[in-house]
Context: one part of a larger RNA
This record gives sequence, structure tokens and C1' cells, in this order.
RNA sequence: UUGGGUUUAAAGGGAGCGUAGGCUGAUUGUUAAGCGUGUUGUGAAAUGCGGGUGCUCAACAUCUGGAUUGCAGCGCGAACUGGCGGUCUUGAGUCAGCUGGAAGCAGGCGGAAUUUGUGGUGUAGCGGUGAAAUGCUUAGAUAUCACGAAGAACUCCGAUUGCGAAGGCAGCUUGCUGCGGCUUGACUGACGCUGAAGCUCGAAAGCGCGGGUAUCGAACAGGAUUAGAUACCCUGGUAGUCCGCGCGGUAAACGAUGGAUGCCCGCUGUGUGCCUGUUAUUGGUGCGCGGCCAAGCGAAAGCGUUAAGCAUCCCACCUGGGGAGUACGCCGGCAACGGUGAAACUC
Repeated sequence: UUGGGUUUAAAGGGAGCGUAGGCUGAUUGUUAAGCGUGUUGUGAAAUGCGGGUGCUCAACAUCUGGAUUGCAGCGCGAACUGGCGGUCUUGAGUCAGCUGGAAGCAGGCGGAAUUUGUGGUGUAGCGGUGAAAUGCUUAGAUAUCACGAAGAACUCCGAUUGCGAAGGCAGCUUGCUGCGGCUUGACUGACGCUGAAGCUCGAAAGCGCGGGUAUCGAACAGGAUUAGAUACCCUGGUAGUCCGCGCGGUAAACGAUGGAUGCCCGCUGUGUGCCUGUUAUUGGUGCGCGGCCAAGCGAAAGCGUUAAGCAUCCCACCUGGGGAGUACGCCGGCAACGGUGAAACUC
């Protein structure tokens, strides 16, 4: 390479948009590049192969035939692939009506809690733990009441609920933006799928500048525990946690399951549309989210119309363990580091 694979054994890119490329609906005409077929030229000789002949046989030699699966030219064919033209509507899209949601961005507002300030009441403890101590407190703490301030997060509702491409998204409200679904018609007429590069988004931690800082809290300090305790527990506490702008680009970024399309038994729950309203909250039909199973698949666990079933197309990735996601080089980054990514050696 061929072949085989990628939920858990090695292996799905974190996600989307999209360039090239690959693949691509029905029908009809045409063309003849691919394809098939015929023929011509060429495909040196020797070798090899079939048949014959000569050395007594054979090896060997020689004659002849075929082959040389290739390339080119000229005819013929038109199912399939391709090119060109016409037509179509079921794929795709647009319009109209209805509808859905914690989808995004920006602004405004709200209450509880926490901490803190001031004042009142009040007096000796509070706090913390397995038990303690550090800590706070007669300069009046803890508790409690009133008023004020600040920042962050939004109890209940709340749910294998909903939305989003993924990351993710939850107080209320306004504005702007994006999206999905359904219904029935109308319209465009293959406009599609995937997608190397490329571009964009991308939790938390981290970085730069500026702000903010209530809570919690790496580092750090102290108290305990312990043989020790650079920990687990406790008291504090800086960065951070929050906001704006920018960088970074990684996660068990998980459904450990790439995307698209078609096909293939059922039962049941639930969210949300539409139709039916009939025998009572059903029934039918879509799109989602779950549970259990037939067939089938699977090494098994299990998956099972939301496939890991049956097929097609495109991309990504894997090829024994360690060395190693390391070294070197290159690219990116302020840095941290990220991307790409070996070998010797060893089992």
C1' cells in the first nucleotide's frame, strides 16, 4: 500500500461558516471525453510459450506460429459516468399566517442574604472543633432593633423541562438581533451534501491596561493534628473571583459516539405546534426531549427510528507498551504556554 477500524480496547477534529476538491434528484434531446467493439500501424532481436526439424536421446541448436495484455490513427455503438441544451418538482430555498423558548447583546428596576458604618437596647462572653487553640470582646463584642453603604449572586417556581453550532444560558422588565417548529397555499427550479486550507466562536484558570472588591479564597501567616504534617480541620488572608478593552485557545471541550441523506417492528412518558371535537380529556399528525424492547448489530457491557441496525457521500483520525505529547526545527503568543511532532534505547 491493500485490507481493517475509531462509545468503553489505539483512533471523531472543542464548535461553526466556508474556498479548492470529492460526491450529487427526475425526465428528454444532443455530443462521444471516459466506456465497449472492429480494424490499421507500431510494439527490434534474443529470451519465454505452442508445434516441427537437426545432433543416437536430452541439454543444446534451428524453423515456424502465437503472444507481447501498451500507444496512436480510423470506423461503429450509446446503457452508464462526463460535457452542452430543454423540461419538471419531491431535495434546497423564498413569501404569507400561527407559534415557541434560561438563545445573544445593551439599558433600567427589585427583594432577601452577606459584610460593614452610625445610633439604640443589653452584659460577659462570642466564635470555632472530634476536642481545642489561634482570633474577636468591658475602648462594650456576640445577640437584637432602626437607619445608611457596597459588591456579588438571583431562593421558591425548577422538572432525565426548555433554548443554543459548541462553549454555554435562569430575579423582573424594555429595546435591538439571531433561530427553530407547524399549517395551508403561492413562488424559484437542483440553487444540494461534505469540506483540506482559511476565517470566526470557544468553560475555568492564566496574562496586559484601567476600574471595582461584599462574599469566597490559590499563595502566605498563625492555631491544631501528627513520629513528622510544607496537607486534610480551624482563625485570618493577597492574587483571583466582578466590570470595560485586549491577549491567550486549552478541558473527562463527553453522548468519551463527526456531518448529511434514505430505509427498517412496537410500547410508554413528556415539551411544543396543527387538526378532530367526541364520549371525556381522548384520537390523529409534525418537530423535540426521555424510558423500555422486536429484528439486526456488538468481544461483551450494551445500542436499538435521537442506532452502535441496513446503505450511500464527504471530512477527521488509528496501527503494540514505555521513551513522549517529550526533543529538535518551524509557526503563533507579552509571557505562561499552545500547534505541529520524531528518534535512539528498552520491554